[in-house]
Context: one part of a larger RNA
Order: sequence, then C1' cells, then structure tokens
RNA sequence: CUGGGCGUAAAGGGCGCGUAGGCGAUUUAGUAAGUCUCGUGUGAAAGCCCAAAGCCUAACUUUGGAAGUGCACGAGAAACUGUUAAAUUUGAGUUCCGGAGAGGAAGAUGGAAUUCCCGGUGUAGCGGUGAAAUGCGUAGAUAUCGGGAGGAACACCUGAGGCGAAGGCGGGCUACUGGGCCGAUACUGACGCUGAUUGUGCGAAAGCCAGGGGAGCGAACGGGAUUAGAUACCCCGGUAGUCCUGGCCCUAAACGAUGGACACUUGGUGUGUCGGGUAUUCCAGUCCCGAUGUGCCGGAGCUAACGCGUUAAGUGUCCCGCCUGGGGAGUACGGUCGCAAGGCUGAAACUC
Repeated sequence: CUGGGCGUAAAGGGCGCGUAGGCGAUUUAGUAAGUCUCGUGUGAAAGCCCAAAGCCUAACUUUGGAAGUGCACGAGAAACUGUUAAAUUUGAGUUCCGGAGAGGAAGAUGGAAUUCCCGGUGUAGCGGUGAAAUGCGUAGAUAUCGGGAGGAACACCUGAGGCGAAGGCGGGCUACUGGGCCGAUACUGACGCUGAUUGUGCGAAAGCCAGGGGAGCGAACGGGAUUAGAUACCCCGGUAGUCCUGGCCCUAAACGAUGGACACUUGGUGUGUCGGGUAUUCCAGUCCCGAUGUGCCGGAGCUAACGCGUUAAGUGUCCCGCCUGGGGAGUACGGUCGCAAGGCUGAAACUC
C1' cells in the first nucleotide's frame, strides 16, 4: 500500500448550512502535465538468478551474462484524465400561474374542565382502598345553584392523515415568514454532488442563572397503610419543577437502531397533494393516465438468518463518518468547553 465491514453480531456523526479537499454532463478544436510507445544515458562493487571454470566433491572462490520492474533526457501517439478556447441543454437554478399543510415566530382571543374565593339551598357525613387509616367536615364539609379569580392544556374533528433537516409541530383569528409540490413558457449555461482533525447554527426531557407566574400534576420530604422489614408498589398531603421572558447546558433507545447525492432494475393494493383525459353526468363523484409524497404485500436479487425488496438491506458511481474480542472503561491522565451538573476528546496496567 492492497484486501473486510457498519438494520439486529463491533461499527452511520442527533440534524442543517458550508470552507479546504475529493469527485463531476454533452460536442468540437488545440495543448501534451498525467498516460502509452521507442531510443540514449544512468541504475558502483559484492549479493540474488543463469552459464561456465578452480580446489578429490560440496560449501567456497573466479569469469562472463542476465536482472536491477527506477530516474533523467530526447523523439513520437492523442483514446482517456487534466488544461485552454468555443459551443450545447438533459444536471442545477431563475421567472410565471396554481394549490395543500399541527412548518416557524409574534400579537390579540374562545369554550369545556380542575382548584380557590363570595353568596343561596341543605345536613352529617365526605374522601379513599383489596380492606383500611392518615386527611377534610357541626367554626356547616361533600352534594347542588349563582357570581368571581387564576393558571395550564386544547375533547370531538384526528386518519399506519399532514408539515419540518433533525429535535419536533394540534382550539379558532390576524399580519409577518421558511421550505417542498403540480403545470407552463422563456431565460442563465455545469453555475453541480459530497464535505473534514475547518467553521458556524439548530438541537426532546431533565438540569443551571436572573426576574415573573403557580390551577392541576408532582422528584425530594412528612404522614397513613402493606410487610419479617418496606428508605417501594397503594392512600392523604406536598417543595423544587412543570408555565412565561432573557441567558446557559448540548445529552437520549436524538431509532428506520439503516449518512448524503445520482442512475438503473418484474409487479399488486391503499392513502395525501397537484395536473390531464374520455365515458357517464346537471355537478360532486366514479374510472383511466402523469408527477410528487407516504403505507402494506410481494418477484428477481441480496442476507448468517430474521428479513429488505423502485421509499432496497438489489445493481453501480462519488464523497463523508465509523468498526477491529469481552471486562477494565466511555474510566484515568492531559487538553478543551461549562456558573455548576457535567460534556467533547480518550488510554494503559491487569484479567478472561
């Protein structure tokens, strides 16, 4: 240097944007750096290899040859890679029209329910459990009616449905804003793909800092039960927290346990969105076709099997990340980031 792998055995980075780098459409002409051919020089000797010769033979030694796959220079070839010039439109993008959506962020707003407060009716229980008790209640509870306060979450619609790069997103309304899709013409003319040990942003929950808020729920904590015990499971309470604003943290079974892009490869059946078609029709719709997403089943093929199967784990190309027996250990040390908690990076001895 080459050779193997990464759904479940070790192994896909949590997810974007993007720097360097790597890779890159079609046509023509040039060039000749890579590439290929030929020649010249060089590639010390010894050794290795081949053929001879000398010691009785061998080892050993001597002579000659070959090789030394390389390098430099010169001449040539022009298919491929590179490069220069010109051009093209399929990749990529722009423009126009249309339509779907819990995509984002901001503001104002609605009803149901829980809790609390005030008032009315009303009287002895309520609550809770397997059964109880703690607890609440004659200072009038529970129940019920009326009024008020406040916070959080949005039943039905709701669908293996939709949107988003991922995390994630669900009452209705308003304005702002990102992306994707169908259809159509024109335009730009490779402007592309990937992406580091480079950078930057996003990133559930819990946790942290400051200030608010606090209805319900509820780590910790207290009590009642259960039990041999019960630092639990069950019950009565209940603080942080859960919510908002600003700033940190940066982890996850961050999962499809499946990186991204492009191309190719039998089918069947649902569903979301857009467009087209003809038959039926007053329309809606049904049916057929195309594009794009999202499910199920299954063929070839693949796979250790399970299974995957045009949304590939099939067949190929390009780029990145990662793996190399179990434990020790995601530990120690060092570095770096963080207010801290801790994160990232990440061994060895020893042992099986």